Predicted 3D model of a 108-nucleotide RNA (Glycine riboswitch aptamer) from Phycicoccus sp. The coordinates come from a structure-prediction model, not an experiment, and the mean pLDDT is 79.
Order: sequence, then C1' cells, then structure tokens
RNA sequence: ACAUCCCGCGCGGGAGAGUCCCCGCGUGCACCCGGACGGGUCGCACGGCGGGGCGCCGAAGGGGCAAACUCCCCGGAACCUCUCAGGCGCCAGGACUGCGUGGGACAG
Repeated sequence: ACAUCCCGCGCGGGAGAGUCCCCGCGUGCACCCGGACGGGUCGCACGGCGGGGCGCCGAAGGGGCAAACUCCCCGGAACCUCUCAGGCGCCAGGACUGCGUGGGACAG
C1' cells in the first nucleotide's frame, strides 16, 4: 500500500399474497329524548383498533436436503423447499443489492 472476503454505519434500489366472513370496541350518519352540553337506539356505514375463522404469500427469523468428505454415521448451501414465526391497501418491514465510510481477516 492492497485484490478478495466478513462486520458496523449513512444514503439509495428492493418482490409476493384478502377492500373475504364473524365478534367486541370506537367513530360518523340517521332517528329519538333534551333548552344546551349531552344521552339513547334489534338502524346504516367505516382498508379506525383488537380478537377469531377461512383463503392466500415467501425475501425478517426458524426448520428440511444434494454433492464433496473412501463406505456407514456425522456433516452439509441457496432466492430450492416447509410455512412454526412473519406477512397479505398505503406506510412500515424486507432477503438481497449499488455507492460512500469505519473496522477486521487473509494472499500477492
């Protein structure tokens, strides 16, 4: 001084799948009571909140496996696969990734 790899940070990119049903709460409308604040209603509505059901998605996390390893055992990757977890308007999150930056590992 540094190819490459790993980790952190900053900025950017970044897919999929429900406006389904039910319950509770809340809010709005309608109506009723009331002078008003307000209160009430087997009424209507709401991608507002929470819970449940059914359906669906794969790219947080997690589980599964092929070859190499002489054989068995062990071991064993992924954007494959499962869907426990998570998610299914926007936002957010997001594997992975580009640039910058700090640190570390290890050749030449």
The sequence is in RNAcentral, with records from Ribocentre. Lineage of the source: Bacteria > Bacillati > Actinomycetes > Intrasporangiaceae > Phycicoccus.